Predicted 3D model of a 74-nucleotide RNA (transfer RNA) from a Methanobacteriota archaeon. RNAcentral holds the sequence, with entries from ENA. The coordinates come from a structure-prediction model, not an experiment, and the mean pLDDT is 81.
RNA sequence: CGGGAUAUAGCGCAGUCUGGUAGCGCAUCUGCUUUGGGAGCAGAGGGUCGUUGGUUCGAAUCCAGCUAUCCCGA
Numbered sequence: 001c002g003g004g005a006u007a008u009a010g011c012g013c014a015g016u017c018u019g020g021u022a023g024c025g026c027a028u029c030u031g032c033u034u035u036g037g038g039a040g041c042a043g044a045g046g047g048u049c050g051u052u053g054g055u056u057c058g059a060a061u062c063c064a065g066c067u068a069u070c071c072c073g074a
Stems, first nucleotide, its partner, number of pairs: 001073007010026004020057001028044005050066005
């Protein structure tokens, strides 16, 4: 320098293809249970979907630029 992949809750991921309320597991908090802890059960909180624009009635999803990380080639 060229090509490709990834970026979503504290952590690990799904959702993108096919635009229409942002989800799952673990963790955290509260309650029940227990002498207590753990396990189990019930519930709750937590996200401007990397960033800046565009398209659209509507964007995590489509388009473009940029940033970071990784892979391949030179």